c-di-GMP-I riboswitch aptamer from Idiomarina aquatica, 88 nucleotides, folded computationally. Rfam family: c-di-GMP-I riboswitch aptamer. Gene Ontology term of the family: cyclic-di-GMP binding. NCBI's taxonomy places the organism under Bacteria, Pseudomonadota, Alteromonadales, Idiomarinaceae, Idiomarina.
RNA sequence: CUUCAGGUAAGCCAAACCCACCGCGAGGUGGGGACGGAAAGCUUCGGGUCUUCUAAAAAGAAAAAGCGAAGAUAGCCGGGUUGCAGCU
Numbered sequence: 001c002u003u004c005a006g007g008u009a010a011g012c013c014a015a016a017c018c019c020a021c022c023g024c025g026a027g028g029u030g031g032g033g034a035c036g037g038a039a040a041g042c043u044u045c046g047g048g049u050c051u052u053c054u055a056a057a058a059a060g061a062a063a064a065a066g067c068g069a070a071g072a073u074a075g076c077c078g079g080g081u082u083g084c085a086g087c088u
Stems, first nucleotide, its partner, number of pairs: 005088002008085001012037002017032006035075001041081003045078003048073006
């Protein structure tokens, strides 16, 4: 100096909830606030969940269900990628 493992948390992030704004919605942004986090940094590539719209068929109608489309979630899981103080 590098890799792996273990423990720590100075610094970092910030769930629920409250306020303001944006969105049809799932949700997002800012402020307050901390349940937690060692990638709770980034990335929708695979799966999951959720939202809006919705083909064909059937049907008296509606509802439910649902192919498909467009979205949300990275603090649901996996993959990819980048990075961090000091101790053993």
Source information:
The sequence was found by an Rfam model in a public genome assembly. The model forms 95% of the base pairs in the Rfam consensus.